The RNA shown here (transfer RNA) has 72 nucleotides and comes from a Candidatus Parcubacteria bacterium.
Its Rfam family is "tRNA". The family's RNA type in Rfam is transfer RNA. Gene Ontology term of the family: triplet codon-amino acid adaptor activity.
RNA sequence: GCGCGCAUAGCUCAGUGGUAGAGCGUUCGCUUCACAUGCGAAAGGUCGUAGGUUCGAAACCUACUGCGCGCA
Numbered sequence: 001g002c003g004c005g006c007a008u009a010g011c012u013c014a015g016u017g018g019u020a021g022a023g024c025g026u027u028c029g030c031u032u033c034a035c036a037u038g039c040g041a042a043a044g045g046u047c048g049u050a051g052g053u054u055c056g057a058a059a060c061c062u063a064c065u066g067c068g069c070g071c072a
Stems, first nucleotide, its partner, number of pairs: 001071007010024004018055001026042005048064005
């Protein structure tokens, strides 16, 4: 330099056009003498950035940034 993949909650990841979810973690409550386990609830997201397409974009298109893999 060229090609490919990934970027979504604190972590690991789903979601492939119609108002964003799970598991784990965190906080609170119940249970216990206490802890753990179990049960219930809550908080937590400008969906990497900037444009474009569309009535509508996390999703489709383009550029850029970061990370990874391959080729040279």